The RNA shown here (transfer RNA) has 73 nucleotides and comes from Bacillus halotolerans. The source organism's lineage runs through Bacteria, Bacillota, Bacilli, Bacillaceae and Bacillus. Its mean pLDDT, the model's own confidence on a scale to 100, is 81. Its Rfam family is "tRNA". The same sequence occurs in records of 4 taxa. RNAcentral holds the sequence, with entries from ENA and MGnify.
[in-house]
RNA sequence: GCUCUAGUAGCACAGUGGAUAGUGCAGCAGUUUCCUAAACUGCAGGUCGGGAGUUCGAAUCUCUCCUAGAGCG
Numbered sequence: 001g002c003u004c005u006a007g008u009a010g011c012a013c014a015g016u017g018g019a020u021a022g023u024g025c026a027g028c029a030g031u032u033u034c035c036u037a038a039a040c041u042g043c044a045g046g047u048c049g050g051g052a053g054u055u056c057g058a059a060u061c062u063c064u065c066c067u068a069g070a071g072c073g
Stems, first nucleotide, its partner, number of pairs: 001072007010025004018056001027043005049065005
């Protein structure tokens, strides 16, 4: 330098054009217990890496940039 893959909540990930963006763990509160843990219930937490475009509609498609990884030279 070229090609490919990935970037979504604190962490690990799902969601591949129809919308209220979700699951587990972690966090907070409550129930239970003498207390803790476990279990159960609830709550909060997101500019979907940045920008632009296509579309009635974009996390999803296109372009560009950034970051990380892999391969080739």